The prediction has a mean pLDDT of 76. Two RNAs folded together computationally: RNase P RNA and transfer RNA, 432 nucleotides in total. Rfam match: Bacterial RNase P class A.
RNA sequence: CGGGUUGGCCGGGCGGCCGCCGGGUCCCUAGGGACCGGGAGGAAAGUCCGGGCUCCGCAAGGCACGGCGCUGGCUAACGGCCAGCGGGGGAAACCCCGGGAAAGCGCAACAGAGAGCAGACCGCCGGAGGCCCUCCUCCGGCAAGGGUGAAAGGGUGAGGUAAGAGCUCACCGGCCGCCUGGGCGACCAGGCGGGCCAGGCAUGCCCCGCCGGGAGCAAGACCUAAUAGGGGAACUACAAAGCCGCCUGCUUUGUUCCCGGGUUGGUCGCUUGAGCGGGGGGGAGACCCCCCGCCUAGACGAAUGGCCGCCGGGGGCGAGAGCCCCCCACAGAACCCGGCUUACAGGCCGGCCCGGAUC
RNA sequence: GCCGCCGUAGACCAACGGCAGAGUCUAUGGUUUGAGAGACCAUGUAGUGGAGGUUCGAAUCCUCUCGGCGGCA
Numbered sequence: 001c002g003g004g005u006u007g008g009c010c011g012g013g014c015g016g017c018c019g020c021c022g023g024g025u026c027c028c029u030a031g032g033g034a035c036c037g038g039g040a041g042g043a044a045a046g047u048c049c050g051g052g053c054u055c056c057g058c059a060a061g062g063c064a065c066g067g068c069g070c071u072g073g074c075u076a077a078c079g080g081c082c083a084g085c086g087g088g089g090g091a092a093a094c095c096c097c098g099g100g101a102a103a104g105c106g107c108a109a110c111a112g113a114g115a116g117c118a119g120a121c122c123g124c125c126g127g128a129g130g131c132c133c134u135c136c137u138c139c140g141g142c143a144a145g146g147g148u149g150a151a152a153g154g155g156u157g158a159g160g161u162a163a164g165a166g167c168u169c170a171c172c173g174g175c176c177g178c179c180u181g182g183g184c185g186a187c188c189a190g191g192c193g194g195g196c197c198a199g200g201c202a203u204g205c206c207c208c209g210c211c212g213g214g215a216g217c218a219a220g221a222c223c224u225a226a227u228a229g230g231g232g233a234a235c236u237a238c239a240a241a242g243c244c245g246c247c248u249g250c251u252u253u254g255u256u257c258c259c260g261g262g263u264u265g266g267u268c269g270c271u272u273g274a275g276c277g278g279g280g281g282g283g284a285g286a287c288c289c290c291c292c293g294c295c296u297a298g299a300c301g302a303a304u305g306g307c308c309g310c311c312g313g314g315g316g317c318g319a320g321a322g323c324c325c326c327c328c329a330c331a332g333a334a335c336c337c338g339g340c341u342u343a344c345a346g347g348c349c350g351g352c353c354c355g356g357a358u359c
Numbered sequence: 360g361c362c363g364c365c366g367u368a369g370a371c372c373a374a375c376g377g378c379a380g381a382g383u384c385u386a387u388g389g390u391u392u393g394a395g396a397g398a399c400c401a402u403g404u405a406g407u408g409g410a411g412g413u414u415c416g417a418a419u420c421c422u423c424u425c426g427g428c429g430g431c432a
Base pairs, nucleotide, nucleotide: 001355002354003353004352005351006350007349008348009347010346012311013310014309015308016307017306018305020039021038023036024035025034026033027032041330045341046340048339049338050337051336052335053216054215055214056213060248061247062246063245065212066211067210068209069208070084071083072082073081074080085098086097087096088095089094099207100206104205105204106201107200121146122145123142124141125140126139127138128137129136130135154172155171156170157169158168159167173197174196175194176193177192178191179190180189181188182187220268221267222266223265230259231258232257233256234255235254239253240252241251242250275294276293277292278291279290280289281288282287313326314325315324316323317322360431361430362429363428364427365426366425369384370383371382372380377415386402387401388400389399390398391397408424409423410422411421412420
């Protein structure tokens, strides 16, 4: 310097004039005025997850159903994050995946003899026969070689055999059992024994372990006003109701359902938070602890705007000084947080890997 | 805020994880007719909205995303 990979930050700032929203203080009185501070995001988005909070009398036990899935940690919690272990991809940095196939069921088209406990198409060997042989037929043995396929029942070598075969043996690989060492653990390294060879798919049903009551701020609480405290149906204590479905327990007592009418107005919920910034300490890290400081939108047909100047940034022209143009992305809170995912013009700061050149 | 369905030839719809359809309409060519309609025969046309993953193989199964429609509140 180039390429690759990975992590973080910014994404407009200052001042003036006018115009908005909310808070505080004072004045005025039901209108308003003055002053002071504040006023969209890293994703506010998608609604994919987890919670806080509110209501349903309890959300208690269980079934069904749903989610996750290696190990150890972080966290309020999670399907998130950190570290590690194992497998795969890559030259590497890095990236992706993660319980179980010996509990059972199911699937694998076509091809092929045969696709779960299978199989003889071409073949090899032995015996008999047909005209000797070639070749053919029958009987018996074989699955080592070839073929088909994405995948065919361990691999190499030797022995053995009529020919072969883990049939036997040596080594290697996998599986099972036991032991030694390291590690909290997943696992790693090694030893002994056993011919045991026990294919694939669970992002097929399923099994195992852990988690999960339901609904959601349009949750819910209150005020005002008004109407028709109206009409009907079911069951009725051995019953009924109890916020997805079912059972048990428990609780309540009359309960539930349907139709119709009246408001569709206001207040609260509504912002101090698992909050933010700085410093110190612990920890590989995610994060945790201590101290100091800060308060930073709470709207309700829904507030952030317009103009000017300077600066910052990008592009163009120019030898240069400088000149001109552009606001420059994705995009706007509506109960609040922790994550995930998606969108993003331009710019800045790193870590690591590979290659090249120079000193 | 909560829940569900759909996207496939030019149009409308099918398709168990195994050839994207002897489908309909349209288009093209032919037969028939004096000519046309109709009928009959043949042909054409698809990166299954987009991307990633599982699998030997995906329209179909899983995840994310773009768009359309519907229900509750």